[in-house]
The part of an RNA shown here (small-subunit ribosomal RNA, 5' domain) has 526 nucleotides and comes from uncultured Allomuricauda sp.
Context: one part of a larger RNA
RNA sequence: GGAUGAACGCUAGCGGCAGGCCUAACACAUGCAAGUCGAGGGGUAACAGGGAUUGCUUGCAAUCCGCUGACGACCGGCGCACGGGUGCGGAACGCGUAUGGAACCUGCCCCUGUCAGGGGAAUAGCCCAGAGAAAUUUGGAUUAAUGCCCCAUGGUAACACGAUAUCGCAUGAUAUUUUGUUUAAAGAUUUAUCGGACAGGGAUGGCCAUGCGUACCAUUAGUCAGAUGGUGAGGUAACGGCUCACCAUAACUACGAUGGUUAGGGGCCCUGAGAGGGGGAUCCCCCACACUGGUACUGAGACACGGACCAGACUCCUACGGGAGGCAGCAGUGAGGAAUAUUGGACAAUGGGCGGGAGCCUGAUCCAGCCAUGCCGCGUGCAGGAUGACUGCCCUAUGGGUUGUAAACUGCUUUUAUACGGGAAGAAACCCAUCUACGUGUAGAUGGCUGACGGUACCGUAAGAAUAAGGACCGGCUAACUCCGUGCCAGCAGCCGCGGUAAUACGGAGGGUCCGAGCGUUAUCC
Repeated sequence: GGAUGAACGCUAGCGGCAGGCCUAACACAUGCAAGUCGAGGGGUAACAGGGAUUGCUUGCAAUCCGCUGACGACCGGCGCACGGGUGCGGAACGCGUAUGGAACCUGCCCCUGUCAGGGGAAUAGCCCAGAGAAAUUUGGAUUAAUGCCCCAUGGUAACACGAUAUCGCAUGAUAUUUUGUUUAAAGAUUUAUCGGACAGGGAUGGCCAUGCGUACCAUUAGUCAGAUGGUGAGGUAACGGCUCACCAUAACUACGAUGGUUAGGGGCCCUGAGAGGGGGAUCCCCCACACUGGUACUGAGACACGGACCAGACUCCUACGGGAGGCAGCAGUGAGGAAUAUUGGACAAUGGGCGGGAGCCUGAUCCAGCCAUGCCGCGUGCAGGAUGACUGCCCUAUGGGUUGUAAACUGCUUUUAUACGGGAAGAAACCCAUCUACGUGUAGAUGGCUGACGGUACCGUAAGAAUAAGGACCGGCUAACUCCGUGCCAGCAGCCGCGGUAAUACGGAGGGUCCGAGCGUUAUCC
């Protein structure tokens, strides 16, 4: 000199953009953060409409009906493995990079082909009867499905035994083919759609393996028994000591094994001419974790943040028998700390989930609020104005200098602020209606609807300099000097150093310098 997720002190007008618990992965009150589908099903608890019956106070009341719109709970499907948070752990194929999988998987999406036959048994809900303070739960009867099961039908699927051809990079791969065995399905709405089953291919995503790179300590020198390899088996989507039985005795290491400490990694960021040095906040990619430890289930995918089970610590409820919970989601609270924000709005846009669609959900996201935390921009007036006033300070030859064009005053302007008025873009789709091409559900055109921000941005009008400047420093480094007070005292100080009676260094004043809505100090990096 540059920089920062900064803090502290003094001060503070506005706008835009960005950023905002670095510490205790400490503990959490409350609300919200993941649902959706009635075009899968039995249905009808509630709401609205409609219909029927009854009463009489003739427009009200009561009862019934799933009939319609819709719809709580239940069964079923898809989603809940994403999105969001944090950096605990880990020095590792974790990350980065480059390859390989002839050793693999992949829901929803796209393309192609084929298929969708016949039966059955239950079960929740509803109803009935209980238990319990509650959480919740027991029994009885009855019932549906795109839930469950059985049979049939399959092959370009899988498995087994063969054969042939081609190819490759050891193990082998691909294609064709004979025989045998095995495994499927679901309908709904309304008339062309959605959905279902199997197979092949694509796309996307994932998993595995290998080469290279990836902190400090040698005051850590030897380490290792599933350990290294083989055979066989099991297991996996898949190869593999991944696991197991047996056999052998290997394997790593001074080019640093093992051990200890520290740490999420990268893109990137800061600095530097570069080489390097330091760092890993915000944004993007990957990994890991979800009170602590362990475990599996379901599923295309989890060993699952707002799922399950067990154990532990902690908190809460209790009728004392027993139960409930997990903010490192968004806000918010306490604690810690030098220190870090609202218990806000909207789904209008983008994206995601479900749905045929309307739509519903979405603390993702988009916005708004707070904060000078940073960067950038703007303003606090402009021009004229000497009688160089008063005051203050300094000098003194009694006059001068400085503050100082500074002020007053004159003329002008009006960013921002104030008042009033107008007022966006972001939005075009989905959807609805009509039309055209084409051909039977696609594409296009026209019109209508949709804004949280927000009466915001922006524009116009009105009046008026009106509403707006401070901080540090002035001995040298280092831009900027005098007076008074003090007298090695009080104090200053980044280094050198200053102060003991004339202190440009302390404290105050006048003046000046540098920056400026900021200025300084501290901390940390180059």

Rfam family: Bacterial small subunit ribosomal RNA. The sequence was found in a public genome assembly. The coordinates come from a structure-prediction model, not an experiment, and the mean pLDDT is 83.